[in-house]
RNA sequence: CCCUUAGAGUUUGAUCCUGGCUCAGGACGAACGCUGGCGGCGCGCCUAACACAUGCAAGUCGAGGGGCAGCAGGGGAGUAGCAAUACUCCCGCUGGCGACCGGCGCACGGGUGAGUAACACGUAUGCAACCUGCCCUUGUCAGGGGGAUAAGCGGAAGAAAUUCCGUCUAAUACCGCAUAACGCUGCGGGGAGACAUCUCCCUGCAGCCAAAGAUUUAUCGGACAAGGAUGGGCAUGCGGCGCAUUAGCUAGUUGGCGGGGCAGCGGCCCACCAAGGCGACGAUCAGUAGCCGGCCUGAGAGGGCGACCGGCCACAUUGGGACUGAGACACGGCCCAAACUCCUACGGGAGGCAGCAGUGGGGAAUAUUGCACAAUGGGGGGAACCCUGAUGCAGCGACGCCGCGUGAGUGAAGAAGUAUUUCGGUAUGUAAAGCUCUAUCAGCAGGGAAGAAGAUGACGGUACCUGACUAAGAAGCCCCGGCUAACUACGUGCCAGCAGCCGCGGUAAUACGUAGGGGGCAAGCGUUAUCCGGAUUUACUGGGUGUAAAGGGAGCGUAGACGGCAGGGCAAGUCUGGAGUGAAAGCCCGGGGCCCAACCCCGGGACUGCUUUGGAAACUGCCAUGCUGGAGUGCUGGAGAGGUAAGCGGAAUUCCUAGUGUAGCGGUGAAAUGCGUAGAUAUUAGGAGGAACACCAGUGGCGAAGGCGGCUUACUGGACAGUAACUGACGUUGAGGCUCGAAAGCGUGGGGAGCAAACAGGAUUAGAUACCCUGGUAGUCCACGCCGUAAACGAUGAAUACUAGGUGUCGGGGCCCACAGGGCUUCGGUGCCGCAGCCAACGCAUUAAGUAAUCCACCUGGGGAGUACGGCCGCAAGGUUGAAACUCAAAGGAAUUGACGGGGGCCCGCACAAGCAGUGGAGUAUGUGGAUUAAUUCGAUGCAACGCGAAGAACCUUACCAGGUCUUGACAUCAAGUGCAAGUCCCAGAGAUGGGAUCCUCUCUUCGGAGACACGAAGACAGGUGGUGCAUGGUUGUCGUCAGCUCGUGUCGUGAGAUGUUGGGUUAAGUCCCGCAACGAGCGCAACCCUUAUGAUUAGUUGCUACGCAAGAGCACUCUGAUCAGACUGCCGUUGACAAAACGGAGGAAGGUGGGGAUGAGGUCAAAUCAUCAUGCCCCUUACGACCUGGGCCUCACACGUACUACAAUGGCGUUUAACAAAGAGCAGCAAAACCGCGAGGUGGAGCAAAUCUCCAAAAAACGUCUCAGUUCGGAUUGUAGGCUGCAACCCGCCUGCAUGAAGUCGGAAUUGCUAGUAAUCGUAGAUCAGCAUGCUACGGUGAAUACGUUCCCGGGCCUUGCACACACCGCCCGUCA
Repeated sequence: CCCUUAGAGUUUGAUCCUGGCUCAGGACGAACGCUGGCGGCGCGCCUAACACAUGCAAGUCGAGGGGCAGCAGGGGAGUAGCAAUACUCCCGCUGGCGACCGGCGCACGGGUGAGUAACACGUAUGCAACCUGCCCUUGUCAGGGGGAUAAGCGGAAGAAAUUCCGUCUAAUACCGCAUAACGCUGCGGGGAGACAUCUCCCUGCAGCCAAAGAUUUAUCGGACAAGGAUGGGCAUGCGGCGCAUUAGCUAGUUGGCGGGGCAGCGGCCCACCAAGGCGACGAUCAGUAGCCGGCCUGAGAGGGCGACCGGCCACAUUGGGACUGAGACACGGCCCAAACUCCUACGGGAGGCAGCAGUGGGGAAUAUUGCACAAUGGGGGGAACCCUGAUGCAGCGACGCCGCGUGAGUGAAGAAGUAUUUCGGUAUGUAAAGCUCUAUCAGCAGGGAAGAAGAUGACGGUACCUGACUAAGAAGCCCCGGCUAACUACGUGCCAGCAGCCGCGGUAAUACGUAGGGGGCAAGCGUUAUCCGGAUUUACUGGGUGUAAAGGGAGCGUAGACGGCAGGGCAAGUCUGGAGUGAAAGCCCGGGGCCCAACCCCGGGACUGCUUUGGAAACUGCCAUGCUGGAGUGCUGGAGAGGUAAGCGGAAUUCCUAGUGUAGCGGUGAAAUGCGUAGAUAUUAGGAGGAACACCAGUGGCGAAGGCGGCUUACUGGACAGUAACUGACGUUGAGGCUCGAAAGCGUGGGGAGCAAACAGGAUUAGAUACCCUGGUAGUCCACGCCGUAAACGAUGAAUACUAGGUGUCGGGGCCCACAGGGCUUCGGUGCCGCAGCCAACGCAUUAAGUAAUCCACCUGGGGAGUACGGCCGCAAGGUUGAAACUCAAAGGAAUUGACGGGGGCCCGCACAAGCAGUGGAGUAUGUGGAUUAAUUCGAUGCAACGCGAAGAACCUUACCAGGUCUUGACAUCAAGUGCAAGUCCCAGAGAUGGGAUCCUCUCUUCGGAGACACGAAGACAGGUGGUGCAUGGUUGUCGUCAGCUCGUGUCGUGAGAUGUUGGGUUAAGUCCCGCAACGAGCGCAACCCUUAUGAUUAGUUGCUACGCAAGAGCACUCUGAUCAGACUGCCGUUGACAAAACGGAGGAAGGUGGGGAUGAGGUCAAAUCAUCAUGCCCCUUACGACCUGGGCCUCACACGUACUACAAUGGCGUUUAACAAAGAGCAGCAAAACCGCGAGGUGGAGCAAAUCUCCAAAAAACGUCUCAGUUCGGAUUGUAGGCUGCAACCCGCCUGCAUGAAGUCGGAAUUGCUAGUAAUCGUAGAUCAGCAUGCUACGGUGAAUACGUUCCCGGGCCUUGCACACACCGCCCGUCA
């Protein structure tokens, strides 16, 4: 320089942090599900080192030998046959050769991973302490003998395996002898080397050890010695595993001397001697495991793994043993023991697939009882050759990697089908069909390799090439809520199901199931298991510990770790150059070969390591030397509740004795238990005893921490200041260890006043094993000994250095001015505030939680659990060390905004208080609940439902019930066709409806027809007061006419958010003023609107009247309408901050928003309404639709709400006479006068579509009477006679007359309204309406009382505080029980 390092979901209302869980990636000897065309290259019992049928896997050499069983040839003999020939016998004569003797091999190759924590493996060394067949090189030699034995032959035993006896024979089998050194052994001499024992070379003497032949005459062998190569053996350094809940292990153990044994060293073995050896740098025990090259993952450092291939080791049914051999303690050898299997004549024998196939079994799961020695390699042989389940190939398996195909072009009527739809369309979709092409693979036919060096090819008629032929034979799987690419419909309805995490599903599910469509990958796709990654979540790279998990209770100190200044030396660490090694394969780079790729080949790099050697000397280390700054000592001085022991003191409590004294004391929120007439409490005096030390006293002092407080004395520890004489790094920290260690508790012995667990009693309470009260024992105190823990806290380990300040306080020193005293400065302690910096924030901040470096302790999600087991300690209580199963997706820290608090502060409201009138009691009316019913239609349900929807249910309304009816329908649109319809009358019927009669006929017209209307087959459709107000729109209620709710920009904060909007005043008000990191703005407040109170101007009819009346005239007044004026804290004074404003006053009809109304911010309550209306979805369709008659909504043991009328004298009744309103309504209407009726009302009909006429009379008031009683109060209920409306007053209307005359004598707990023209009281009108208000909505008349004040109740606003709440206290949450 280049390359490389990606995150997301999930705790919350939201935020930041901590922290776990989960996902996206890659990998695999895999398995499972669905699916499956071809080829190449690989791979294929991970489990039972479980048991194995069958076949094969190690033989070969006749050129070592004796031989001749079998085969072939030859020869001979015999028999048969005419012969060819056939058969039998003989001859080892030839080729050869079973078995045997002998040689070599069988220790390789192949399998497996049980054991093994070990010099087993890896790496680097050493052997001067060793061996090595076959192979290579060199030198020398091979003379001469001997005795056996197998096979064979004969015999014996046995079921068999096998064994035994006799006899014959050979060798490259075996054994002596000879010869022999550069061999071996012993004893000498000399020289050289080295590393301690030692080794090498030369030399002298003595002793000892060899051999094999065969043959085709080419050759192949034999012996000894030396060397090489190869292969092995032994030893050593370093390295790689979890547990300390395994801490001590060891007797051939450690070493020595001497032997034995071995190829060789060695306690390897033995005798003797000594008492060693190993271990916190983890011995020993138990657990787990073959090790490595490498493989997977990762940016790397690491982590996991050790299939295939390669190296090493170990094993061969289990355990032990040796033999042979160059080599074994031997997979397809032997012996013994054991288990198992098989054979057996029961006496005895045989066997070992962890070789290749294969079988059973186990298991989620892993292949053919294949071909060939053609190649490569191995064994034997001189060779031909033989053997070779090594190997090369084939078969099976999508098990993996790689490659190819399932077609290409064109093709819009955007076909059909399907899905969806807002019914228009949209999507599938150029996709298909159609047309034109092509042939990779597969299939058919022909040719046909390389691999082989002279011959020889299992694979194989294979790879490959060519030809003809048909778009034909060849696509699935998973997913579509977020993470995460991809959406709709239907079904289902917390069911069925899904799910990796968060989570979906309770009637509109993009999350379940299906379909259409889409996304991804593709002969595969998903799932599951496992590993790495993401995870900086064990942090070496690269984390933390005040509050999230985490500092040991404190000190002393061992090992260890780390360590001041100066120069000198060494070179262990360190740095640098060279050398050796780091096998091959693999990895990376470059190149090459199979069409490409996978795969294979070649070259290079790398393999970060170890060993060795030369150099450097800064740093660390080591050695010796010096220094004084760290540390310590000495000397001088003062401060202190530092510790231990002894003694002394006064106040107070209690108790005892005595005196005085009398009825209570004590205690509490209030009481009671308790004490007291046997004299208490109180008070006085004296005495006893124990414990604790008021004031001083202080974020003052001392101590390591725990802790320490009257005074005196004795002994004693530490710190501090000053001085600078001494030592010369003596330091820091500190695993284990030792010591100290509050309170409670334990042991022994004392002591015991007060207090006080346990306990008793009294209260409280639903209960009260508590809080309160009266008592009271351990204990608290002392001595000695245990215990060893605490929120043992600054929740902050120790020590060092550095890094702005300010201000207190304690102890000491110096300087200056000095009368008191003050100022400056310095060292040590102890507090507060604060900058930089740090922190998630809170906060810390020279007493760090900052910046550095050192040492120790501790943490790694929550629960289980500081529990269990084990160990150690303890008299016990218990302490210390300290898990797992299982379970959850969180648990947690800090801060934010709300809500909440029987938290605080400020303020308001008929909220309380002060008053007036009520409700709750009675009767009635009305609504509701409940009950009842065929039905008593439905809705509204705390405030904010209940004289509410309903401004008016006899039918209708009407939605409910019973019965009777209709089915394209009572209502809308389309529509073939027919015709008018309608009306009137009669019959049946409860009516709907049905039948009949009559009447006879609409408008326009271009005369074709059209329109309205009626009938009307068949359909589309109508209809639904059926469901869902928790699918909705709209409308409404409520907090609340409360003063609030927000935004832009800026600023602050990592952020949620904050600021503004808080603060000081003020207001009815976020109203206004001032201040302020805010400056502005919006919706609300206020104002603008209506009405009312005054006046002016103007207009005046139906109004008014100064015109004598009428008519008319006029418009001053009343009145009405319109337009204006007026009120603004404007003026004055006081207070206030010189403000806003408040208070008082003047003027004014009205004064501080003049009174009243309309007007309702952002939001809350899934508030109300699908029955006003509208509307999605669901449901009904001869009925859940429609029509009719009758009934019901009006029921009635009861309960509640809202009203009316009362209980009477502020009243009832009556009479008389005359007064005084406002606002409304009126033609299917209001209705006057007059007449009739006691009256309701009737007759009547002037006038009036209204400032004209009518309703219309106002009532309370005034006067008289009654005199406190169930009444001359009260009017319910009932009887009776009438009136009115209406088709119709039985269920079920209103009114009137007469008669009847109930409860009720002012209302328990509780509770409502109202602050002035208000409450109270009095009447009037209207809407609805045929009729039917005690309801509702308006109107005026008369017309009060009270408010000290904000402690309390209720509701609300602002600020602040706490919080584990956020569905927000009707919250959250703990325990027990079911």